[in-house]
RNA sequence: UUCUUAUCACGAGAGGUGGAGGGACUGGCCCAUUGAAGCCUCGGCAGCAGGCAGUAAUGUACUGUGCCAAUUCCAGCAGACGAAAUGUCUGGCAGAUAAGAG
Numbered sequence: 001u002u003c004u005u006a007u008c009a010c011g012a013g014a015g016g017u018g019g020a021g022g023g024a025c026u027g028g029c030c031c032a033u034u035g036a037a038g039c040c041u042c043g044g045c046a047g048c049a050g051g052c053a054g055u056a057a058u059g060u061a062c063u064g065u066g067c068c069a070a071u072u073c074c075a076g077c078a079g080a081c082g083a084a085a086u087g088u089c090u091g092g093c094a095g096a097u098a099a100g101a102g
Stems, first nucleotide, its partner, number of pairs: 001102008013042005021031003025076004043068003048064003051060003072094001077091005
């Protein structure tokens, strides 16, 4: 970096440092000097894979990851419903994470 499978309506933040950005992309809409990103420390959530217990269902949270504003913040393409919508719903695209494969 590509492919496959699964999940994405739940859940979980303080301190230090830093000093203007951040929420993938585009549009919107938000967050941010009452301090963004990044980094460090401690804490927490979750339960994908491994471990452990169990006949199993399942549990645990030891290991490897992941995550801790807003549904993946909303939409982006197509369709259904509808008089219509900046409306509702379904599927897809894209993205994220895990596991496996090349």

The prediction has a mean pLDDT of 88. SAM riboswitch aptamer (S box leader) from Terribacillus aidingensis, 102 nucleotides, folded computationally. Rfam family: SAM riboswitch aptamer (S box leader). Its family is annotated with regulation of gene expression in the Gene Ontology. About the family: The SAM riboswitch is found upstream of a number of genes which code for proteins involved in methionine or cysteine biosynthesis in Gram-positive bacteria. It was read from a public genome assembly, where an Rfam model found it.